This is a predicted structure of a 1491-nucleotide RNA (small-subunit ribosomal RNA) from Tepidanaerobacter acetatoxydans.
[in-house]
RNA sequence: AGAGUUUGAUCCUGGCUCAGGACGAACGCUGGCGGCGUGCCUAACACAUGCAAGUCGAGCGAAGUUUAAUGGACAGCGGCUUCGGCCAACGUCUAUUAAACUUAGCGGCGGACGGGUGAGUAACACGUAGGCAACCUGCCCAUGACACGGGGAUAGCUUCGGGAAACCGGAGGUAAUACCCGAUACCUUUACUUACUGCAUGGUAAGUAAAGAAAGCGACUUAGCGGUCAUGGAUGGGCCUGCGUCCCAUUAGCUAGUUGGUGAGAUAACAGCUCACCAAGGCGACGAUGGGUAGCCGACCUGAGAGGGUGACCGGCCACACUGGAACUGAGACACGGUCCAGACUCCUACGGGAGGCAGCAGUGGGGAAUAUUGCGCAAUGGGCGAAAGCCUGACGCAGCGACGCCGCGUGAGCGAAGAAGGCCUUCGGGUCGUAAAGCUCAGUCAUUGGGGAUGAGUAGACAGUACCCAAGGAGGAAGCCCCGGCUAACUACGUGCCAGCAGCCGCGGUAAUACGUAGGGGGCGAGCGUUGUCCGGAAUUACUGGGUGUAAAGGGCGUGUAGGCGGGGAUGCAAGUUACCGGUAAAAACCCGCGGCUCAACCACGGGCUUGCCGGUAAAACUGUAUCUCUUGAGUGUAGGAGAGGGAAGUGGAAUUCUCCGGAGUAGCGGUGAAAUGCGUAGAUACCGGGAGGAACACCAGUGGCGAAGGCGGCUUCCUGGCCUACUACUGACGCUGAGGCGCGAAAGCUAGGGGAGCGAACGGGAUUAGAUACCCCGGUAGUCCUAGCCGUAAACGAUGGUCACUAGGUGUGGGUGGUGGUCAAGCCAUCCGUGCCGGAGCUAACGCAAUAAGUGACCCACCUGGGGAGUACGGCCGCAAGGCUGAAACUCAAAGGAAUUGACGGGGGCCCGCACAAGCAGUGGAGUAUGUGGUUUAAUUCGAAGCAACGCGAAGAACCUUACCAGGGCUUGACAUCCCUUGACCGCUGUAGAAAUACAGUUUCCCUUCGGGGCAAGGAGACAGGUGGUGCAUGGUUGUCGUCAGCUCGUGUCGUGAGAUGUUGGGUUAAGUCCCGCAACGAGCGCAACCCCUGUCGUUAGUUGCCAGCACGUAGAGGUGGGCACUCUAGCGAGACUGCCGGUGACAAAUCGGAGGAAGGUGGGGACGACGUCAAAUCAUCAUGCCCCUUAUGUCCUGGGCUACACACGUACUACAAUGGUUGCUACAGAGGGCAGCGAAGCCGCGAGGUGGAGCAAAUCCCUAAAAGCAGCCCCAGUUCGGAUUGCAGGCUGAAACUCGCCUGCAUGAAGUCGGAAUUGCUAGUAAUGGCAGGUCAGCAUACUGCCGUGAAUACGUUCCCGGGCCUUGUACACACCGCCCGUCACACCAUGAGAGUCGGCAACACCCGAAGUCAGUAGUCUAACCGCAAGGGGGACGCUGCCGAAGGUGGGGCGUGAUGAUUGGGGUGAAGUCGUAACAAGGUAGCC
Repeated sequence: AGAGUUUGAUCCUGGCUCAGGACGAACGCUGGCGGCGUGCCUAACACAUGCAAGUCGAGCGAAGUUUAAUGGACAGCGGCUUCGGCCAACGUCUAUUAAACUUAGCGGCGGACGGGUGAGUAACACGUAGGCAACCUGCCCAUGACACGGGGAUAGCUUCGGGAAACCGGAGGUAAUACCCGAUACCUUUACUUACUGCAUGGUAAGUAAAGAAAGCGACUUAGCGGUCAUGGAUGGGCCUGCGUCCCAUUAGCUAGUUGGUGAGAUAACAGCUCACCAAGGCGACGAUGGGUAGCCGACCUGAGAGGGUGACCGGCCACACUGGAACUGAGACACGGUCCAGACUCCUACGGGAGGCAGCAGUGGGGAAUAUUGCGCAAUGGGCGAAAGCCUGACGCAGCGACGCCGCGUGAGCGAAGAAGGCCUUCGGGUCGUAAAGCUCAGUCAUUGGGGAUGAGUAGACAGUACCCAAGGAGGAAGCCCCGGCUAACUACGUGCCAGCAGCCGCGGUAAUACGUAGGGGGCGAGCGUUGUCCGGAAUUACUGGGUGUAAAGGGCGUGUAGGCGGGGAUGCAAGUUACCGGUAAAAACCCGCGGCUCAACCACGGGCUUGCCGGUAAAACUGUAUCUCUUGAGUGUAGGAGAGGGAAGUGGAAUUCUCCGGAGUAGCGGUGAAAUGCGUAGAUACCGGGAGGAACACCAGUGGCGAAGGCGGCUUCCUGGCCUACUACUGACGCUGAGGCGCGAAAGCUAGGGGAGCGAACGGGAUUAGAUACCCCGGUAGUCCUAGCCGUAAACGAUGGUCACUAGGUGUGGGUGGUGGUCAAGCCAUCCGUGCCGGAGCUAACGCAAUAAGUGACCCACCUGGGGAGUACGGCCGCAAGGCUGAAACUCAAAGGAAUUGACGGGGGCCCGCACAAGCAGUGGAGUAUGUGGUUUAAUUCGAAGCAACGCGAAGAACCUUACCAGGGCUUGACAUCCCUUGACCGCUGUAGAAAUACAGUUUCCCUUCGGGGCAAGGAGACAGGUGGUGCAUGGUUGUCGUCAGCUCGUGUCGUGAGAUGUUGGGUUAAGUCCCGCAACGAGCGCAACCCCUGUCGUUAGUUGCCAGCACGUAGAGGUGGGCACUCUAGCGAGACUGCCGGUGACAAAUCGGAGGAAGGUGGGGACGACGUCAAAUCAUCAUGCCCCUUAUGUCCUGGGCUACACACGUACUACAAUGGUUGCUACAGAGGGCAGCGAAGCCGCGAGGUGGAGCAAAUCCCUAAAAGCAGCCCCAGUUCGGAUUGCAGGCUGAAACUCGCCUGCAUGAAGUCGGAAUUGCUAGUAAUGGCAGGUCAGCAUACUGCCGUGAAUACGUUCCCGGGCCUUGUACACACCGCCCGUCACACCAUGAGAGUCGGCAACACCCGAAGUCAGUAGUCUAACCGCAAGGGGGACGCUGCCGAAGGUGGGGCGUGAUGAUUGGGGUGAAGUCGUAACAAGGUAGCC
């Protein structure tokens, strides 16, 4: 950094897709170790259990435990005893005191931090920068001052009572750092006064008056910890402001405490925060209001950046704590683990009533694709309390689980070729896995075992016997996943056969799949690899950086003008923008650089940078802005002229059409069309003349002429009126440009009302056309077209090109001016301004093209575009009488849709030109009979192939068996045939038997050569293999057909084009020809054409046997039969000849062409062979060859018989005819080219004949086939015949083992159809058609076929309009499988999403009213009441109760919403290999198309 994908190819536009990175991920396969991170994105769903906020006894009383002492009681070891008892250890109980300890309560501090979550919130919530002269701040720090004197309660406790419980009540009594009163006041607050001062309210200082404090505890009583008032600090907060912060305008208007004021209240504090009164404001296109969505940021991901996306973890802020409301306490809360109330839910209950809130840590259920342990520890860090010890701390530190991520390590290293075995492939040679393995030699990471053993900590270590170190043994325990058609790195085999499947896009799969599945091999990454999802990138595909709008998507139909944006020259000031410098801030972390710590890295630490922003200060003054002054060139005004279908109104004119108006004249038709018909006309039309009526439109002039903003405007005259141009340069002095909304104008059609209506003419009627014809054509004809008034507001409203200004080569028309020149002054010329065209350079453009009238170069403003379809549709809104218009989506679907140009192909496009293409002719086919091929049908089989031309007398140059591939039946299985191996020595033949034969059995007979190694031949046997006319001609080679013997098809270099490509090869001539000439950015060349080859036509020469015979001789019945000869004919070799060479005309002086001469032949003399690049997946696997597949006691092979010969029928190709140009009988002449030894076969003889017999001659210029037929003559006399010969009968002949199915021929007999052929259609242009026979191949036999040969021998061609085919140029194209193309709409079927729909069920947010909990506040006639006052009564104050305002939930109600779901039915839309009907579009698409 790009790539794939629209096309036959190209360039462009444009979408889709891919390669990259990232993740709190999930899923699939797999999984060794460690470190560091990270882990409910869904149900802010519900929660069992445990823990997560306590602490202080140095505030207080009390209770309790232990110990000690003392007293008491009981009991009593022991001792004493007067036996009454006494003393009394130990023990138990108890009281007091002391010490230590525990703690339920009162009290204090903390539960407002820490931890969680992201529901709500579009907001001063957050970020950033500021402000508070409008504020608060516990604990902490500093400073100053102070703590005096009193008092009353209350919990705990005791007791009584209620209750299931939670808990509550009465009475009694008690303490404090709890509470209260009084005193004092550094000082504070409030009020007032004065001074100073500030940006305003105001602030500071001094003074006066009034009011306002406190608590104690504690040490071996020098510590210390607290308390009160005040000032200041620190920290933390509160409030206000500028700027920034998502989507929808199909949300455009919102707002009553609303905006402001005055006063009051409330608050820590400002403020409509609240209330009363007054005013009527406030917000909004710079987006109010409404709706949707969303915690915000530091940052994170991506990106070159600008940007885009995200807001997990960590950090800052906010909000929330089951849902909603509320306050209390407090320095701080409207309070996650506090309170009250309401609601939903769960639990307990004795049914009366109670309890609860994991979005703390674990954990459970549920939801989900998906997210962990009911772990250890307070050792560290931090927090609360405490004087401290310490206690508490699921904050935190650690461990556990998960490849979830990042990072690191390992799964071994070296040597090792018989390149082992095995796998896979194979052209069978080999290749590859592969030094890979084995084997040998090693080191030991991780893991395992054993030993030692930390830092973190200070006495204290959860982690943890962990990290780390040492030792031991041993390759042992440790590799997978994805991919391999292109993009994209990596290829083979098999299986499958549009199946199964793959697929991110293009697309693979229908029998040879590198694309499916498997295997081998390979590529990539690696404890991971793929897939899915999401984001950025690539995408300059929303374009600020950095895009466009003539034709690809895109210029508003046009103007006017509001807001806004932008704006000429000079001067001065200011400093908002701008620029520079300085300062503040921009938390930390992150990121970048450097340097350190864990063995490295990830990770962590330190230093620096960065944080592009905001704020403040200073400076500059060019530019923008702003203020003032000024200027004239932009703009406007004036004066004088000018052109015009510019607009509106009124009047007026002629031509033409029409008239169920009038008159004349006149007769049978008119009209209309491709042709007709409908229609009109004898009631007098049409055509003609005269008069009249009425409506509409204005010929010629008329012009890429004029005018207008566009739509548009056309006879003439008058009136009213807008704009434009020119000259002059007097005036104003930037007054300008553009223009979202707004307003106006706006073709045609259409609408409303009223007129008018000649012509034309939707709809409609009729006639034609047609398969149909709701069309095109014809005859009629209503709305409408016209006028007036009013709507509509759209067009391919187009130059498909917004407006304004400036600049940038020329040339040439045209309209309107002006100036100069032209002797007058006409044409003209020069200059200039405005308009309107064409051509063209630079430049631009994808190309086409544009080019001073830009699509060039710049500036400004507006409008519009962002893939195709769905769709300019739906919904909503606005407008309209309606029709409808404006605005304007989505679901879904496709991998394109498109622009320009290129090469072809095609056209019921054009031009030029060929061809038996038509025409002109001749003979046919199509009708008959027969032959033959084909289709169809039939059949056991009728083997197979060929299929328009270019299959069909074709493969087949010849099916009775064979052929033969088909069918039936009978056999064989290493085989009918080939190679190799082993054994044997025969096999064959002959004979017999069985059989249809193949074959089997029996009998007979029995090897050859040899260098003695063996070989040949044959039989038997085993297995490799043979064999296949089985499949695929769409896997192929080869061969062939066809366009087409048409004149074409290409290349190199150069040039042009971004390119496909073009040029050359086009053009002007000419030719049979891309044949040749000329011209030309082309110059050459190749394959084709032509020529070279063969035959034929003339001549020469050479050579004469088997050919020939002129002359000579011989000779015969006759005969080149013989001698002889080679002159001629002929034969067959070599040559000559023809080349537009010569002459004349035409042409460009060319090529060439026309005519002529000569010549056997003349312009290619005639014929053949020869077939360019290519097309038809043309034909052939059955000529042959061949890949792959298939069969292997059969799809091979052998045999017999049958079939290929069938027969209602259809088609092709032929033959024979229909007759007199003939038939028949007879007579008779002249060919050419061929064939012949398993052959041709003479003469002679026999037979009516086919033929038989015969065998001469001949391997053939010698002999034979061999008779040519036409020809001539006689008869027939127009008829189903003396035409025609089918069919059939009989008798024969030939070939062949064999003519039944199924051959050919002969004779006799029979004597069908057919009298020249409908529509249609074929061949042929001269030795041709037509006609006549002859020969050959095949072949035992079989020819109407085929291939050749010669004889006789015509007619016609004006010409290129038409049909067919072809060539060249050009044009259009939506075709490229190329017109047998493409393609449209309805209908039918299936599926999908969607609109409407009587409605129905939900949701949301407000609103109105009702009810009104808790609670604050306010009021208070009730009840109660310790502190203070009072002697008392009582008062003050307070509490409860009650009342009121507000007030959540709840209820009722109506409307609202781009709200969700659903709904009989219905509308269109999309999609879907082979449905129906037509043919609309693309060519002039057959009626040009489109709006």

Rfam family: Bacterial small subunit ribosomal RNA. Its family is annotated with structural constituent of ribosome and ribosome in the Gene Ontology.